[in-house]
Context: one part of a larger RNA
RNA sequence: GGCGUACGGUGGAUGCCUUGGCGCAGGACGGCGAUGAAGGACGUGGCAAGCUGCGAUAAGCCUCGGAUAGCCGCAAACAGGCUCCGACCCGAGGAUUUCCGAAUGGGGCAACCCAUCCAGGGUAAUCCUGGAUCACGUGGAAUGAAUACAUAGUUCUACGUAGUCAACCCGGGGAAGUGAACCAUCUCAGUACCCGGAGGAAAAGAAAGCAAAUGCGACUCCCCCAGUAGCGGCGAGCGAACGGGGAUGAGCCCAAACCUCUUCUAUGUCAAGUCUGUCGACGUUGUAGAAGGGGGGUUGUAGGGCCGGACGUGGCGCUGGACAGCAGCGCCGGGAAGUUACAAAUCGAUCUCUUAGCCGAACAGUCUGGGACGGCUGGCGAUACAGGGUGAAAGCCCCGUAGGCGAAAAGGGUGAGACUUCCUUGUUCGGUUCCUGAGUACCGCGGGGCACGUGAAACCCUGCGGGAAUCUGGGAGGACCAUCUCCCAAGGCUAAGUACGUGCCUGCGACCGAUAGUGAACCAGUACCGUGAGGGAAAGGUGAAAAGAACCCCUAUAGGGGAGUGAAAUAGUACCUGAAACCGUGCGCUU
Numbered sequence: 001g002g003c004g005u006a007c008g009g010u011g012g013a014u015g016c017c018u019u020g021g022c023g024c025a026g027g028a029c030g031g032c033g034a035u036g037a038a039g040g041a042c043g044u045g046g047c048a049a050g051c052u053g054c055g056a057u058a059a060g061c062c063u064c065g066g067a068u069a070g071c072c073g074c075a076a077a078c079a080g081g082c083u084c085c086g087a088c089c090c091g092a093g094g095a096u097u098u099c100c101g102a103a104u105g106g107g108g109c110a111a112c113c114c115a116u117c118c119a120g121g122g123u124a125a126u127c128c129u130g131g132a133u134c135a136c137g138u139g140g141a142a143u144g145a146a147u148a149c150a151u152a153g154u155u156c157u158a159c160g161u162a163g164u165c166a167a168c169c170c171g172g173g174g175a176a177g178u179g180a181a182c183c184a185u186c187u188c189a190g191u192a193c194c195c196g197g198a199g200g201a202a203a204a205g206a207a208a209g210c211a212a213a214u215g216c217g218a219c220u221c222c223c224c225c226a227g228u229a230g231c232g233g234c235g236a237g238c239g240a241a242c243g244g245g246g247a248u249g250a251g252c253c254c255a256a257a258c259c260u261c262u263u264c265u266a267u268g269u270c271a272a273g274u275c276u277g278u279c280g281a282c283g284u285u286g287u288a289g290a291a292g293g294g295g296g297g298u299u300g301u302a303g304g305g306c307c308g309g310a311c312g313u314g315g316c317g318c319u320g321g322a323c324a325g326c327a328g329c330g331c332c333g334g335g336a337a338g339u340u341a342c343a344a345a346u347c348g349a350u351c352u353c354u355u356a357g358c359c360g361a362a363c364a365g366u367c368u369g370g371g372a373c374g375g376c377u378g379g380c381g382a383u384a385c386a387g388g389g390u391g392a393a394a395g396c397c398c399c400g401u402a403g404g405c406g407a408a409a410a411g412g413g414u415g416a417g418a419c420u421u422c423c424u425u426g427u428u429c430g431g432u433u434c435c436u437g438a439g440u441a442c443c444g445c446g447g448g449g450c451a452c453g454u455g456a457a458a459c460c461c462u463g464c465g466g467g468a469a470u471c472u473g474g475g476a477g478g479a480c481c482a483u484c485u486c487c488c489a490a491g492g493c494u495a496a497g498u499a500c501g502u503g504c505c506u507g508c509g510a511c512c513g514a515u516a517g518u519g520a521a522c523c524a525g526u527a528c529c530g531u532g533a534g535g536g537a538a539a540g541g542u543g544a545a546a547a548g549a550a551c552c553c554c555u556a557u558a559g560g561g562g563a564g565u566g567a568a569a570u571a572g573u574a575c576c577u578g579a580a581a582c583c584g585u586g587c588g589c590u591u
Stems, first nucleotide, its partner, number of pairs: 001590009015576001016541002020512002022509006029501002031164002039100003042055003046078001050074002061094006070082003105114003115133007135161009168199001169197005179186001183233001209216002220247005230238002251493003254437001258295010273282003276324003300471001302436003305432007314332007333424006346418002351413005357405003363378005379396002381385001387399003442466008452478001473488005528535002548575001551562004
């Protein structure tokens, strides 16, 4: 030196554990903000660095409710206090809530600096307290140029907006890596990303739709149809619909004709013309146009207006010159509906849920042991043998569990009723041809969307140009034409079924178990790195209980030896187990 062996050191694998994660499902809920948010800065404790809480009323103040003997957070100790006159704790409501931040009086290198006006206080003076003072939009009022009226502008005032937020949604823009074994059409993909906007959902939506039979009957979502028909450098790839089965289920309102009222403009002077009929009447106007209000009306077997007829039409009063159910208004009676669309506002009984909680069965002995939850013996409960804890493994020790109960306050749901609105003249037949969404439909050119790449390319949207019809009208049925069929564009609203989960509650897991599982089980988006955008760790475990080793000794407060605690100290805060590499010491063999 090597090999072996024993015992150690170092190291932190492994096993066991779990405070933390991950995922799924269900439920509730889906915003917050100029009454100043989200997020922060700085403060705040007797001593107080950090975290947590809170805000100069500062680990807190008040009220109401729950709960019960202790309490002054993490977090020990000291000091000092509070508490059955109910503290601490839990829940509801309220008060306070510095400064920054949309930040909003002006400025600014966020958490700072500097103001003006009004009111109050106060000084010799400086000052103190409270309020207001950004911008934009809408409404109102006043004032008011060039320029006469007016308008612009200005001033005042009320209300609104702003900013933030995980995904979902709608809209405006919109890639490339990639695939095509290259690449350019194509694909990736209308994806990523940017911007705008909204809601608890959004969007869509009551056929100018499908279909081709006995037709169907808003929209949305799911399963099929079907990887079919098609599209496609017919490459790579893209990829329907009809129809069927389900979820849900809801339909409505305007514009216009016509009637009427108001205002303005024009015309007009005895004419035009007006009154539904008859009689008759009209000069304080009438007529035409425009704007606005009310009634009316809303569709394709066309519908509506106006005129006439038929049937039917609760009562009373007033007005319209009189009469006539001709019109209008009001009252009573009768009927209907409703706040998610169809008109709209506010209350609200009842019941119920949420935000604290409460009751809740049944075991002893003995043995081992540090400890009984284990063994043995004998019992008991069970609408409860889910689970967790307790010195080992507990239905009967504790918390719970099954089952049952509970709210002063706040909030959610339900919603009788109040209330509000409507109908009480509609149906039908005939006539009339008055209305039924225009720079629209449609066409050409250029594009886009449709599964559909210009194709035979319909359909939908539209940048430019042209440009209809009016129900004997118009659109569609995949070029186009005919026949036939379906539908009625150029206005609008609309719940449910559907999507998502930041945050909240509950349950579950052939999910992880500290190099795993979130980056983060631990004071982590921290330390640290970077000018910055940004990147981004490591780090869990004494013991049942600190009983955390009084005292003595070596000695630098280090480390150790005794003593003591403990079941155990080779469990001693470098602490469970404690592998290997690596380093030693003793012994054996060997060179």
Large-subunit ribosomal RNA, domain I from a Vicinamibacteria bacterium, 591 nucleotides, folded computationally. Its Rfam family is "Bacterial large subunit ribosomal RNA". Rfam links the family to the GO terms structural constituent of ribosome and ribosome.